Predicted 3D model of a 72-nucleotide RNA (transfer RNA) from a Candidatus Hodarchaeales archaeon. Its Rfam family is "tRNA". The family's RNA type in Rfam is transfer RNA. Its family is annotated with triplet codon-amino acid adaptor activity in the Gene Ontology. Its mean pLDDT, the model's own confidence on a scale to 100, is 81. The source organism's lineage runs through Archaea, Promethearchaeati, Candidatus Hodarchaeota, Candidatus Hodarchaeia and Candidatus Hodarchaeales.

[in-house]
């Protein structure tokens, strides 16, 4: 110093240009119970950051940040 990959609630995850961004799991509330664990509802809460394409971008396309490998 090139080049690949990957970055989505606190956790992991799904999405391949359009419908309100999915599900699980924490976490709050609730129902259940004598209590309490399980089950069951509900609710919070994310697209790494700037810019560009497009009527429309988590998604394409450049820069850069961060983590990983690969070649010197």
């Nucleotide at each position: 110093a090139g080049c690949c990959c990957u970055g989505u609630g606190g956790u992991g995850u799904a999405g391949u240009g359009g419908c309100u961004a999915u599900c699980a799991u924490u976490g709050c509330g609730g129902a259940c119970u004598c209590u309490g664990a399980a089950u069951c509802c509900g609710c919070u809460g994310a697209c790494g950051g700037c810019g560009g394409u497009u009527c429309a971008a988590a998604u394409c396309c450049g820069c850069c940040c961060a983590g990983g490998g690969c070649u010197g």